[in-house]
Context: one part of a larger RNA
Molecule: large-subunit ribosomal RNA, domain II
Organism: Candidatus Adlerbacteria bacterium GW2011_GWA2_54_12
RNA sequence: GCCUGCGAGUUACCGUAUGCCGCAUAGACUUAAGCCCGCUAGGGCGGAGGUGUAGCGAAAGCGAGCGUGAAUAGCGCGAAAAUAAGUGGCAUGCAGUAGACCCGAAGCAAGGUGAGCUACCCAUGAGCAGGGUGAACUCCGGCGAAAGCCGGAGGGAGGCCCGAACCGUUGAGCCGUUCAAAACUCUCGGAUGACUUGUGGGUUGGAGUGAAAAGCUAAUCGAACCUUGUAAUAGCUGGUUCUCUCUGAAACAGCUUUUGGGCUGGCGUCGCAUUGAUUGGCAGACGGGGGUAGAGCACUGGAAGGAUGAGACAGGGCGAAAGCUCGCUCAUCCUAUCAAACUCCGAAUACCGUUUGCGUUAUGCGGCAGUUAGUACGUGGGGGCUAAGCUCCACCGUACAAAAGGAGAAGAGUCCUAGAUCUCAAGUUAAGGUCCCAAAAUCUACGUUAAGUGCAUCACAAGGAGGUGAAGUCUCGAAGACAAUGAGGAUGUUGGCUUAGAAGCAGCCAUCAUUGAAAGAAAGCGUAACAGCUCACUCAUCGAGAGAUCUCGCGCCGAAGAUAAUCGGGGCUAAAACGUAGUACCGAAACUGAGGAUUCGUCCUGAGAGCAAUCAAAGGACGAGUGGUAAGAGAGCGUUCGCAUCCGCGAUGAAGCUGAAGGCGUGAGCCGCAGUGGAGCGUUGCGAAGUGAGAAUGCAGGC
Numbered sequence: 001g002c003c004u005g006c007g008a009g010u011u012a013c014c015g016u017a018u019g020c021c022g023c024a025u026a027g028a029c030u031u032a033a034g035c036c037c038g039c040u041a042g043g044g045c046g047g048a049g050g051u052g053u054a055g056c057g058a059a060a061g062c063g064a065g066c067g068u069g070a071a072u073a074g075c076g077c078g079a080a081a082a083u084a085a086g087u088g089g090c091a092u093g094c095a096g097u098a099g100a101c102c103c104g105a106a107g108c109a110a111g112g113u114g115a116g117c118u119a120c121c122c123a124u125g126a127g128c129a130g131g132g133u134g135a136a137c138u139c140c141g142g143c144g145a146a147a148g149c150c151g152g153a154g155g156g157a158g159g160c161c162c163g164a165a166c167c168g169u170u171g172a173g174c175c176g177u178u179c180a181a182a183a184c185u186c187u188c189g190g191a192u193g194a195c196u197u198g199u200g201g202g203u204u205g206g207a208g209u210g211a212a213a214a215g216c217u218a219a220u221c222g223a224a225c226c227u228u229g230u231a232a233u234a235g236c237u238g239g240u241u242c243u244c245u246c247u248g249a250a251a252c253a254g255c256u257u258u259u260g261g262g263c264u265g266g267c268g269u270c271g272c273a274u275u276g277a278u279u280g281g282c283a284g285a286c287g288g289g290g291g292u293a294g295a296g297c298a299c300u301g302g303a304a305g306g307a308u309g310a311g312a313c314a315g316g317g318c319g320a321a322a323g324c325u326c327g328c329u330c331a332u333c334c335u336a337u338c339a340a341a342c343u344c345c346g347a348a349u350a351c352c353g354u355u356u357g358c359g360u361u362a363u364g365c366g367g368c369a370g371u372u373a374g375u376a377c378g379u380g381g382g383g384g385c386u387a388a389g390c391u392c393c394a395c396c397g398u399a400c401a402a403a404a405g406g407a408g409a410a411g412a413g414u415c416c417u418a419g420a421u422c423u424c425a426a427g428u429u430a431a432g433g434u435c436c437c438a439a440a441a442u443c444u445a446c447g448u449u450a451a452g453u454g455c456a457u458c459a460c461a462a463g464g465a466g467g468u469g470a471a472g473u474c475u476c477g478a479a480g481a482c483a484a485u486g487a488g489g490a491u492g493u494u495g496g497c498u499u500a501g502a503a504g505c506a507g508c509c510a511u512c513a514u515u516g517a518a519a520g521a522a523a524g525c526g527u528a529a530c531a532g533c534u535c536a537c538u539c540a541u542c543g544a545g546a547g548a549u550c551u552c553g554c555g556c557c558g559a560a561g562a563u564a565a566u567c568g569g570g571g572c573u574a575a576a577a578c579g580u581a582g583u584a585c586c587g588a589a590a591c592u593g594a595g596g597a598u599u600c601g602u603c604c605u606g607a608g609a610g611c612a613a614u615c616a617a618a619g620g621a622c623g624a625g626u627g628g629u630a631a632g633a634g635a636g637c638g639u640u641c642g643c644a645u646c647c648g649c650g651a652u653g654a655a656g657c658u659g660a661a662g663g664c665g666u667g668a669g670c671c672g673c674a675g676u677g678g679a680g681c682g683u684u685g686c687g688a689a690g691u692g693a694g695a696a697u698g699c700a701g702g703c
Base pairs, nucleotide, nucleotide: 001703002702003701004700005699006698011098012097013096015094016093017092018091019090020089021088022087023086028051029050030049034045035044036043037042055062056061065077066076067075068074101239102238104236108229109228110227111226112225113224119203120202121201122200123199124198125197126196127195128193130162131161132160133158137154138153139152140151141150142149143148166190167189168188171186172185173184205221207217208216209215242636243635244634245633246632247631252265253264254263255262256261266371267370268368269367270366271365272364273363274362281358282357283356284355285354286353287352288351294345295343296342300339301338302337304335305334306333307332308331309330310329311328315326316325317324318323374400375399376398377397378395379394380393381392382391383390405417406416421596422595423594424593426592427591428590432586433585434584435570436569437568441583443582444581445580446579447578448577454572455571463557464556467554468553469552470551472549473548474547475546476545484541485540486539487538488537490514491513492512495509496508497507520535523534524533525532597626598625599624600623601622602621603620604619608615609614637692639689640688641687642686643685644684646682648681649680656676657675658674659673662671663670664669
């Protein structure tokens, strides 16, 4: 891991609600203990007590009233008006008390068991190869007055040195489903000592022991182990077993030592009543109050420019002074403004009411819940950076949650389409699409783009540009424009001044005149200065448009990243791009068609019940529904056992098991057939439960 088996809302009492049954219209219902009878099952007695028939008050108590109060008042709770019945049992839902759906702590307490491991202690024993160093002390010799010193020999001290046994374990390797729940290999520390070790003995659980690490106290230690209290408790995690049908939430508010838990309300469901509606919803009309958006400056404040006035002069500058000027503060006026906590104003929506229409919900009481971690998007806002797939509110917004299908390449929530009862090898559409992947147009018509721009969006800016298309305005043009080519572009004059020079062209001033078709006292290059080359301007050649400006469409540059790495891909250029218009087709669980199922409503029929009124199972027709988590409600299937039943089945083969193939049921399942098996089993009606397995790091076994 798989398979098989086991594995979780039970039981008792009490309460409450619903259903069924018994009795009951108040002289109601019911017995408890106990007693009697009986073989058992059960039957009888027993009215003590309980509930109910009256309430009010804290109570005494009074009583259709009572309490409060001085009260005959008022008020509170009742009676009545009008509707005036309960009680006992059984079943089911839920609550309470109990282990209370199951498994799960770490822990707390009590009583015991442990020092054969280990810590320390006591008693009594044992062990330490070999080598080195050479203290005290003694003797001898020498020196010395002496104290003593020096040398030699002997001696053999030491928590001394090196190093086996022994004790330990520094570093590394190895091992790490191991040889081993701490080993092995190499290396390393101590090795006559605070040494090591045998045997016997002692000290223990809030206690011991500890050269102290909270170490050790039997692989267990910041409080051992065993049993018990004990099924401790767990607002926490996990798990909780058959089917179908109807409805279907919440992630909000208030309180909470409360925030991942509760209680109450809200929202769900079921029943009863109002009731076939003077309720609710939507739409239209009418009538209301408002102070938001916007706007405005009339108030409160902010703030820019200007003018005027006033004030203080202890401001700066000028002046001999008078004073002038700049500035400061305040006020008024003009111009232009700002505001969530400003308003002279002021919507749309929303809300309230009346009425009309459409149409079916709504409210009250009661049983049972679940929910109180929400998320994205749009819009109005606060926080943040007008950042976040951010955070906090609001719109009872939409969606998901609890909603599948289609489109969006892929995708909870956005956007578009659309709310799946079941079947069909039927049809029509929506959004979106129609070259291939890949269903459907290489469709029609007219344009644009040349950038692979683009081929849905996110996804590109300021700025730049004789890209290109369209529309307009203005100027020039057969009296010849624009471009190009040929020619001229001169003279006074080198204008005057300046200057070394200044001759159109360093600079300053002036900028005239002549000849002419035209030609500036010169627009640019150039020279030291001249020269030289162009230009403006003119003529000729040529022969038809040219130039300027503005607006719009589509493109270009701006534009740098990590796979060649992207329009989903291939790929696409009179398009398979963009714009405009059109026709056809494809395309979903939508709609339609055909056939079934089921719920509710209406109608028909009416087994049956009832004295009757009437109620009604099964059936038929029509209409409206039938996505669904938590959850509520309903109807069933199956297992084991009991009572009854079928004069049930069974060795001519029960149960069980195996077998894709027959039949029935929406389904849980049921029936049949064949094989196997070898002795019990079923139907129907009730009843009772150890009643359904895939999950719990579930438990046991097998592999």